[in-house]
């Protein structure tokens, strides 16, 4: 340079057109003589940016920006 996979909660990833979901993790609260652990709850997100298509986009298209792989 050219082809590919990826960027979605603090982190690890799910989610292929219809109001963003999961485990860890962080707060309370139960349990407990007091921890641990279990278990109920809660918070926490411009879904890399930016157009464009659609009644609606995380999902399609087009440019970009980041990162790994490949080939040259």
């Nucleotide at each position: 340079g050219c082809c590919g996979c990826g960027g979605u909660a603090g982190c690890u990833c799910a989610g292929u057109g219809g109001u963003a979901g999961a485990g860890c993790a962080u707060u309370g609260c139960u349990c407990u003589g007091a921890a641990a652990a279990a278990g109920c709850a809660a918070g926490g997100g411009u879904c890399g940016a930016u157009g464009g298509u659609u009644c609606g986009a995380u999902u399609c298209c087009a440019u970009u920006c980041c990162g790994c792989g490949g080939c040259a």
The RNA shown here (transfer RNA) has 72 nucleotides and comes from a Minisyncoccota bacterium.
Its Rfam family is "tRNA". Rfam classes the family as a transfer RNA. Rfam's curators write: Transfer RNA (tRNA) molecules are approximately 80 nucleotides in length.
The organism belongs to Minisyncoccota, within Bacteria.
The prediction has a mean pLDDT of 84.